[in-house]
RNA sequence: GAGUUUGAUCCUGGCUCAGAUUGAACGCUGGCGGCGUGCUUAACACAUGCAAGUCGAGCGGUAACAGGCGUAGCAAUACGUGCUGACGAGCGGCGAACGGGUGAGUAAUGCUUCGGAAUCUGCCUAGUAGUGGGGAAUAACCAGUCGAAAGACUGGCUAAUGCCGCAUACGUCCCUUGACCGUAUUGGUCAUUGGAGAAAGCGGGGGAUCGCAAGACCUCGCGCUAAUAGAUGAGCCGAAGUCGGAUUAGCUAGUUGGUGAGGUAACGGCUCACCAAGGCGACAAUCCGUAGCUGGUCUGAGAGGACGACCAGCCACACUGGGACUGAGACACGGCCCAGACUCCUACGGGAGGCAGCAGUGGGGAAUAUUGGACAAUGGGGGCAACCCUGAUCCAGCGACGCCGCGUGUGUGAAGAAGGCCUGCGGGUUGUAAAGCACUUUUAGUGGGGACAAAAAGCUACGGGCUAAUACCUUGUAGUCUUGAUUUAACCCAAAGAAAAAGCACCGGCUAACUCUGUGCCAGCAGCCGCGGUAAUACAGAGGGUGCGAGCGUUAAUCGGAAUUACUGGGCGUAAAGCGUGCGUAGACGGUUUCGUAAGUCGGGUGUGAAAUCCCCGGGCUCAACCUGGGAAUUGCAUUCGAAACUGCGAGGCUAGGGUACGGAAGAGGAGAGUGGAAUUCCUGGUGUAGCGGUGGAAUGCGCAGAUAUCAGGAGGAACAUCCGUGGCGAAGGCGGCUCUCUGGGACGGUACUGACGCUGAGACGCGAAAGCGUGGGGAGCGAACAGGAUUAGAUACCCUGGUAGUCCACGCCGUAAACGAUGGGCGCUAGGUGUGGGAGGUGUCGAUUCCUUCCGUGCCGAAGCUAACGCAUUAAGCGCCCCGCCUGGGGAGUACGGUCGCAAGACUAAAACUCAAAGGAAUUGACGGGGGCCCGCACAAGCAGCGGAGCAUGUUGUUUAAUUCGAUGCGACGCGAAGAACCUUACCUAGGCUUGACAUGUUGUGGAAAACCGUGGAAACACGGUCCCUCUUCGGAGCCGCAUCACAGGUGGUGCAUGGCUGUCGUCAGCUCGUGUCGUGAGAUGUUGGGUUAAGUCCCGCAACGAGCGCAACCCUUAUCGUUAGUUGCCAGCGAGUCAAGUCGGGCACUCUAGCGAAACCGCCCCGGAUAACGGGGAGGAAGGUGGGAUGACGUCAAGUCCUCAUGGCCUUUAUGUCCAGGGCUACACACGUGCUACAAUGGUCGGUACAAACCGUCGCAAACCUGCGAAGGGGAGCUAAUCGGAAAAAGCCGGCCUCAGUUCGGAUUGGAGUCUGCAACUCGACUCCAUGAAGCUGGAAUCGCUAGUAAUCGCGGAUCAGCACGCCGCGGUGAAUACGUUCCCGGGCAUUGCACACAC
Repeated sequence: GAGUUUGAUCCUGGCUCAGAUUGAACGCUGGCGGCGUGCUUAACACAUGCAAGUCGAGCGGUAACAGGCGUAGCAAUACGUGCUGACGAGCGGCGAACGGGUGAGUAAUGCUUCGGAAUCUGCCUAGUAGUGGGGAAUAACCAGUCGAAAGACUGGCUAAUGCCGCAUACGUCCCUUGACCGUAUUGGUCAUUGGAGAAAGCGGGGGAUCGCAAGACCUCGCGCUAAUAGAUGAGCCGAAGUCGGAUUAGCUAGUUGGUGAGGUAACGGCUCACCAAGGCGACAAUCCGUAGCUGGUCUGAGAGGACGACCAGCCACACUGGGACUGAGACACGGCCCAGACUCCUACGGGAGGCAGCAGUGGGGAAUAUUGGACAAUGGGGGCAACCCUGAUCCAGCGACGCCGCGUGUGUGAAGAAGGCCUGCGGGUUGUAAAGCACUUUUAGUGGGGACAAAAAGCUACGGGCUAAUACCUUGUAGUCUUGAUUUAACCCAAAGAAAAAGCACCGGCUAACUCUGUGCCAGCAGCCGCGGUAAUACAGAGGGUGCGAGCGUUAAUCGGAAUUACUGGGCGUAAAGCGUGCGUAGACGGUUUCGUAAGUCGGGUGUGAAAUCCCCGGGCUCAACCUGGGAAUUGCAUUCGAAACUGCGAGGCUAGGGUACGGAAGAGGAGAGUGGAAUUCCUGGUGUAGCGGUGGAAUGCGCAGAUAUCAGGAGGAACAUCCGUGGCGAAGGCGGCUCUCUGGGACGGUACUGACGCUGAGACGCGAAAGCGUGGGGAGCGAACAGGAUUAGAUACCCUGGUAGUCCACGCCGUAAACGAUGGGCGCUAGGUGUGGGAGGUGUCGAUUCCUUCCGUGCCGAAGCUAACGCAUUAAGCGCCCCGCCUGGGGAGUACGGUCGCAAGACUAAAACUCAAAGGAAUUGACGGGGGCCCGCACAAGCAGCGGAGCAUGUUGUUUAAUUCGAUGCGACGCGAAGAACCUUACCUAGGCUUGACAUGUUGUGGAAAACCGUGGAAACACGGUCCCUCUUCGGAGCCGCAUCACAGGUGGUGCAUGGCUGUCGUCAGCUCGUGUCGUGAGAUGUUGGGUUAAGUCCCGCAACGAGCGCAACCCUUAUCGUUAGUUGCCAGCGAGUCAAGUCGGGCACUCUAGCGAAACCGCCCCGGAUAACGGGGAGGAAGGUGGGAUGACGUCAAGUCCUCAUGGCCUUUAUGUCCAGGGCUACACACGUGCUACAAUGGUCGGUACAAACCGUCGCAAACCUGCGAAGGGGAGCUAAUCGGAAAAAGCCGGCCUCAGUUCGGAUUGGAGUCUGCAACUCGACUCCAUGAAGCUGGAAUCGCUAGUAAUCGCGGAUCAGCACGCCGCGGUGAAUACGUUCCCGGGCAUUGCACACAC
């Protein structure tokens, strides 16, 4: 920095990711080299080999090897001989205390840094003094004994640089005395007396001298002794620093100190005796857990955090525990003794051993290498040296374990090859990639060449030093001669050939990288959020891409990001977080001034801060990693010199902080004692009668044994109405009638005194509501528990009737509360306004109410500022200082365990496992509320007519069926798609056929018609046969058709949750938005809210908004009036003709009407109301008066409906899910529901007569007159392509007759018979007619629908579909009501508001 809490937002807060790193491991993969690195686990157990020896120039010697010599033998050879080189075992010396390993223990006997004094120090260095003379043993060896062995014992011989005396003593040590210096000390220096203590030889060379010789002797070298100094190493002491736990608070008897003694190299209770009673600890003792420490390493901007592999320093350990010996040094890794565990050998009597050395083995484990080479180099031990030893070390081997470097080719190459993948089929991509062509040859492989690491030592020559010396030794120069494990290496050269060399992870977001296929909440993925339920960029595969690259991923781990423990650098009103409140100890912090001091502080110097590491500048390996030189750094500690502002400390002042005294006032402050009235209840008495009480309504309960009500009197307990107030007092809890006594605190005013005496406050100690507990009282009312009555599905509740603890008092516990202002205390500073309580002053007044100023308290509003916002705002949550308490994701849990307190209840202190990716705060927009407000709608109400009951029609469910095709399913499916299923339709079923197909386009080949007609078979489709033998032409061919072939057709198959289009619905509801501006961190708000008004976001006014868009309205159609134009098919007033009658005719267009154009209505006029506005109410005039009806449906909602209208993606099917045909089915039928029709009758039925429409339709048609039939209808065919003819009769109505309340002259179902019409065909399964039949039904339970006027209701007419079929649908007119007080309620909707833990939104 990002992801993740939400619909969105800001904040808080956790989780997660991107980075770096590793002694790593695992998966896939793997060309080379360099440099590093490699048991983190079982300090588990170990076979085998090696890891510490060396010196013959210390010694006696001669086991082995080699040589010489001698003897024997021809010789081979044998024997002898320490004579030589050498050397087993042994004595002796030095070393073995180093080097190497490991980290078990250790929280301090350790480590780090800095100091200190009471010490030792082999080998080494420097200088000093010596090294004389004797003695006694012992191993080896020999002989013998015991034992299985390991080994042991006895006797005898012998040497030394082994051991022991003696001599000597410059130093040294001890004692005596004195002087000087210094004084904290048994102090230091010098002198002096006395005493004590040493030694070892070996080798080389040699002139003189001595000696038989050995040698003495001299000299050189190496040794040895004493002592001094140094260097090095080691021991000891001190200070500071050095993990976690207080759910570890007290620990300690050699403990703390002293005196004396012992002991040590040395100080010291180190040890002992005696004496004293101390010592340590909240600045964390003691105890528990964990841990080697450091330089440093990793990370980080830093501060920090984590770690302590490799390398380096220190420590500790060496099977476990203990102990000492030797030694300069050890309490000793490859030494000893004892004990223990384990392993091995054994003759059972006894013995042996210690890989945390290097390899290696087993085991453990996710996991860590060779039983390699060499002492060539570096270093170590021994030695005079040569040299020997050295698993230290140097090298090699194994492991991509890490870092670094190199390579796996380079250039060219478009026909953009093939193949793969995708595709919208055009192409795109892989991709200059490949191939091809031209080059190069690093590395690997082959061959050849080939360094550095090697310098010494030795030898020779010549010099210097030592010396008597030319020896010896040492040193320099020159020469000479050798020494390499690595090394078959580095490096160089040559030839050949692109030849031998690329993978891993990822591709939803974070996070760079996208498509196809498969799969279908399966298989799987996943670090977090999350993907997968048929179109998955998230699974699996593929193509492509991205990242890194001999590696890449995963896991584990550390730091970072995480300001998420906040020193740098956080917080605590509501997110986690202020102790309930005070008093006060330690501690922390602290007014003003002067002087001093110098601990803190600041500056300079010095020492130290090992090396390596890191950083900078150089150098060396071809570069780099790596190695290396120099510098810087090492932020620290110590010491010294200086400064004196600030802090501290010491001393002295001051008065502004604090305190004390005085004055008059305020107060439910506290404790105790007394006292008062009202009310409730109970008791007694009176009056009085049937109820009372209680609730939403009731009941339990009380009451005729007299209640309730009412009056009088009495008893008892508790609480104190009014006053009473965001009034007062108190630290908080809390405190309320009145009086008295005792008592605490605060405010104000002015003066005096004191002189920093202050603030905070871990622990400690007080106080602390209610409930609860103990003991004893008290008990009126109220009232947990309990009982009863109700409520309810239940009701262990809410409501009611009772009622025990308790509530009250005294004393003692408890110690908690939403103990809240959810806000710790103190001090200072920072605009105001307005109330209120207490005090003081002033103005004013006769006095008073007022008014002004000021201090303290208590509220409200508000500026700056703060805050995530809400909000806070001189009573801060602002700006600062000081002190305390507390927080660190949610849950588990304020729980468990432990401890402390408590009589108990319980309180305080206070975790972890496990689990989630959130939990949360504030605010926003919605939705919702059995929240409130305003408003609307046939929403209710008021009415009218229905439905629900009957029969039938129709649709649906269900069931049935071979099939009963499919879809529609709350409103918003159900007379819906379907404006019309006998065949067709038709999608379904059964059976029979066809396969380039019933239909489209194209290709190739072939033929000539095709169609039609006839015959046979068949249910038909179709099959077979026959007849007929095409048109145009530029003669190439084309059209059309059949057959065959290939592409393809076809699908009412699935997905309406992949879609387009169309539609329903909220809803014709009044809403939905935008631009700019403004406000807000932001989501958002404002506008659109408010006051009015409207059918309306309609309009007006106001307003940080101003405008605009989609909606509303208007523009369109229609209806109502008039005018005008035009009069045929319409009309007929006047004129004429004419008829029984008739616009029938002439004629006319005045009227009606038709259909074009226009006028008219706009709250325009008047009155009233209203803000003078918008608008509303009334009126006039007018045909019509404030929306007549229709069309028109905003942003959106319902994954609403439709893949079966159509279109369409992807899926499925292809001799079938396609297509043709016949028959059947969609018409089934116990039921259930919806929508309708007809009724149940007299406002009716029936018969006769008679009147008045609108709209529409008709040549594939409507059909008149006339004739036949009871009728449906038939015959007939005039007229009409229609204001002309026809359908056509309108019906209700009106007039008259009959019926007379009945299952009827109501009602017409059902059924029988007979017919008509349409049609290829009415059996399944049409409509209609006539005759006969004459069912249910007498107004319909719960429930429920429609309608506010030309509406409901009622009456008929027409049309689409259609051969036929209408109770449905769509239209038309006739007759023509009732009611609306009103908005409480039901339903739906609009606006603003409020609450919210809802947002797939109750």